[in-house]
RNA sequence: UGACGAUAAUAGCAAACCUAUCGAAAGAUUGGGACGCAAAGCCACGAGCCUAAGGGAGACUAUGGUAGUCGGGUUGCCGAA
Repeated sequence: UGACGAUAAUAGCAAACCUAUCGAAAGAUUGGGACGCAAAGCCACGAGCCUAAGGGAGACUAUGGUAGUCGGGUUGCCGAA
């Protein structure tokens, strides 16, 4: 340096649920709370999934979301085998 990942150490994040706010919704954020996580840090680039306000006669439709679905990009802590 690359790969790898301990019932190691230090630090960190926080599912469900509850509260408040925003939003048409999905969902996001705040405070509580811990199911889990070695990238569960960041980026919607590819695929998937959720929503359908607006549009459409209808079927549908993302310009809205999801990074804790997978891949990709990028940055990063520790060091047993």